Predicted 3D model of a 72-nucleotide RNA (transfer RNA) from Candidatus Acidifodinimicrobium mancum. NCBI's taxonomy places the organism under Archaea, Nanobdellati, Candidatus Parvarchaeota, Candidatus Acidifodinimicrobiaceae, Candidatus Acidifodinimicrobium. Its Rfam family is "tRNA". Rfam links the family to the GO term triplet codon-amino acid adaptor activity. It is annotated as a transfer RNA.

RNA sequence: GUCGGGGUAGUACAGCGGUAGUACGCCGCCCUCAUGAGGCGGAGGUCGUGGGUUCAAAUCCCAUCCCCGACA
Repeated sequence: GUCGGGGUAGUACAGCGGUAGUACGCCGCCCUCAUGAGGCGGAGGUCGUGGGUUCAAAUCCCAUCCCCGACA
């Protein structure tokens, strides 16, 4: 340099046009002599960035930044 994969909550990841989710972690409550485990509830997201298409974009298109891989 060319091609491909990836970037979504603190962490790991799902979601591939129609209200952004799961697990762990965090906070509160229950349970326990107590801690843990277990149960219930809650907070937390400019979906890498900027444009475009669309009634509607995390999702499709273009550009760009970063990470990984293959080829050169």